[in-house]
c-di-GMP-I-GGC riboswitch aptamer from Gordoniibacillus kamchatkensis, 87 nucleotides, folded computationally. Lineage of the source: Bacteria > Bacillota > Bacilli > Paenibacillaceae > Gordoniibacillus. The coordinates come from a structure-prediction model, not an experiment, and the mean pLDDT is 88.

RNA sequence: UAUGAAAAAGGCAAACCAAUUGAAAAAUUGGGACGCAAAGCCACGGGUCUAAGGUCCUAACAGACUAUGAUCGCCGAGUUGCCAUUA
Numbered sequence: 001u002a003u004g005a006a007a008a009a010g011g012c013a014a015a016c017c018a019a020u021u022g023a024a025a026a027a028u029u030g031g032g033a034c035g036c037a038a039a040g041c042c043a044c045g046g047g048u049c050u051a052a053g054g055u056c057c058u059a060a061c062a063g064a065c066u067a068u069g070a071u072c073g074c075c076g077a078g079u080u081g082c083c084a085u086u087a
Base pairs, nucleotide, nucleotide: 002085003084004083011036012035016031017030018029019028020027021026034073040079041078044076045075046074047071048070049069053066054065055064056063
C1' cells in the first nucleotide's frame, strides 16, 4: 500500500420503550440488539426527510412550492484507525 474478518482483543448499536430538546424531520441520555470491517469523524457532491420562516392560492380552513433545518446505519468524496495476510 492492498485485501480480508477465519482467529484474537475489542468497538458501535437498528427497531422498540422512557425522559428531555425541537414547529417538524430529527437529536440527546438511559434501557435494548437488528445488524455493521470503518455502522469512526466529516454536510463537500448527490439522494431522501421535514417546512418554523418565506412565496403562491382561499372569504377562511385546507393545499402547493421552498432549506438556512435534518439524515454519515442511503451513496460517493475527504480524513483517521485495531488485527491478520500482502506489497